Source information: RNAcentral holds the sequence, with entries from MGnify. Predicted 3D model of a 77-nucleotide RNA (c-di-GMP-I riboswitch aptamer) from a marine sediment metagenome. The coordinates come from a structure-prediction model, not an experiment, and the mean pLDDT is 84. It matches the Rfam family "c-di-GMP-I riboswitch aptamer". Its family is annotated with cyclic-di-GMP binding in the Gene Ontology.

[in-house]
RNA sequence: AAAAGGCAAACCAUCCGUGAGGAUGGGGCGCAAAGCCACGGGUCUUGUCCCAGGGGCAAGAAAGCCGGGUUGCCGAA
Numbered sequence: 001a002a003a004a005g006g007c008a009a010a011c012c013a014u015c016c017g018u019g020a021g022g023a024u025g026g027g028g029c030g031c032a033a034a035g036c037c038a039c040g041g042g043u044c045u046u047g048u049c050c051c052a053g054g055g056g057c058a059a060g061a062a063a064g065c066c067g068g069g070u071u072g073c074c075g076a077a
Stems, first nucleotide, its partner, number of pairs: 006031002011026006029064001035070003039067003043061007
């Protein structure tokens, strides 16, 4: 590069959640790991305390923000 395929953004509908968001169906922006993992950094939500600018603490969210770990299709190399 090619071939077989795969996943599925925004948005819409229904349901769950205080919320971030999640599930199912539709839908395709895109993705060589856009498979999986909350380990690190960053981001977001909720509660509470201090200050009243934002920060601390606790519990969550998110893997399609970055890094890391791990598994995997094809094969000119």